[in-house]
This is a predicted complex of two RNAs, RNase P RNA and transfer RNA, with 408 nucleotides together.

């Protein structure tokens, strides 16, 4: 210099001008409740405010325990938790920094189409490989039947995504863990490490895949969600109650009782409309950030807060910075 | 602002336990019968299963992640 690979950061600045949301502080206006002008004042989006996918805070209702159902799933270790990060391990790809992936298949139960013999009971044998007859025939110490039937075998070929540990040597009629070494894989001791896991020994000779199919094993989770939920509290809306007043009844009058169905009138309680509070040092009337001028090499992607937070996930022009791995040049 | 559901032919919808299979009405096109249409009878084309990874020997079906459209919720009663 060129490809790359991980991490973190920026995502216009600054300066002067208009204009908008909110607080404040002053004046005005109206008292039902909300307003309006003004300011050498104070403040105003985001790395994702998103998707609504995961944790949890708030808040209400359930609340004996359990089953169903759901989620996670190599290992520790961070956290209020989380399916999150972060450090390990393993396999897998890459030359390489570095990325990606992840629990059990001998609990048990299903599935593996079509092919092909045969798709999971160690079953079967189409091509083949080995062994290998006889009856009967003829031109008879032979030939033929017939390399047919029978038998053995799983080593090649062949199907398949997958063929029952590979590879070599031995062995043997051909073959086969049959037997041996080397490998893989299992299962056991022993060291090392908290683990997961690696090393080593040692033994038997070996067991398909699929759990983003049921399941089983550990571990978690009660149920809705700020339109959660609360305070306030109109009326020619409704419920309750009422010693006294009135009225009306017993009984024509007073006085005294009793009744409350309606009226007025007074108390009470839920409660609609509304208004607030929940609501944040951005934050509502579910409603504000935006332009324009000058410079800065000056063009600006994705994109707008709605209870709040911690993650993830998906969109983004262009820039910058550290660290690191391959190739090539110069010293 | 929350909470479900749903996307398969031109249009309404099947597609069970993944595989033989992408189908079924209307609809379109051809063709018989008709003097002509129409109804009928035959035969035919027509598909990125919404879009991109996964997972599997295989995906329309299982898993994730986006994109559309579509339904409820506000206090009482």
């Nucleotide at each position: 210099c060129g490809a790359g690979a991980a991490a973190a950061g920026c995502g216009g600045g600054c300066a002067g001008g208009c204009a908008c949301g909110g607080g404040c502080a002053a004046c005005c206006a109206c008292a039902c409740g909300a307003g309006g002008u003004u300011g050498a004042c104070c403040u105003g989006a985001g790395g994702a405010a998103a998707g609504u996918c995961c944790g949890g805070a708030c808040u209400c209702c359930a609340u004996g325990g359990g089953c169903a159902g759901g989620a996670u799933g190599c290992u520790g270790a961070c956290u209020a938790a989380c399916g999150g990060u972060c450090a390990g391990g393993u396999g897998g790809u890459g030359c390489g920094a570095a990325c990606c992936a992840c629990g059990g298949a001998u609990a048990g139960g299903g599935c593996c189409a079509u092919a092909g013999a045969a798709a999971c009971g160690g079953a079967a044998a189409c091509c083949g490989c080995c062994u290998g007859a006889a009856a009967g025939g003829u031109g008879u110490u032979a030939c033929u039947g017939a390399g047919u039937a029978a038998g053995g075998c799983a080593a090649g070929g062949g199907u398949g995504g997958a063929a029952a540990g590979g590879u070599g040597a031995g062995g043997u009629a051909a073959g086969a863990g049959c037997u041996c070494a080397c490998c893989a894989g299992c299962a056991g001791u022993g060291c090392a490490g908290c683990g997961a896991u690696g090393c080593a020994c040692u033994g038997g000779c070996u067991u398909g895949g699929c759990a983003a199919c049921c399941c089983a094993c550990a571990u978690c989770c009660g149920g809705a969600g700020c339109a959660a939920g609360g305070u306030c509290a109109a009326g020619c809306a409704g419920g309750g109650g009422g010693u006294u007043g009135g009225g009306c009844g017993g009984u024509c009058c007073c006085a005294c009782c009793c009744u409350u169905a309606g009226c007025c009138c007074c108390c009470c309680g839920g409660g609609u409309a509304g208004a607030c509070c929940g609501c944040a040092u951005a934050g509502a009337c579910a409603g504000a950030u935006g332009c324009c001028u000058g410079u800065c090499u000056a063009g600006u992607a994705c994109a707008g807060a709605a209870u709040c937070c911690g993650g993830c996930u998906u969109a983004u022009a262009g820039c910058u910075u550290u660290u690191c791995u391959c190739g090539g040049g110069a010293u | 602002c929350g909470g479900g559901g749903a996307g398969u032919a031109g249009c309404u919808c099947a597609g069970g336990u993944g595989g033989c299979c992408a189908g079924a009405g209307c609809g379109c096109c051809a063709g018989a019968a008709u003097c002509g249409g129409g109804a009928u009878c035959u035969g035919g084309a027509g598909g990125u299963c919404g879009c991109g990874g996964g997972u599997u020997c295989a995906a329309g079906u299982c898993c994730c992640g986006c994109c559309u459209c579509c339904c409820c919720g506000a206090c009482c009663a």

Notes
Model confidence (mean pLDDT): 77 of 100.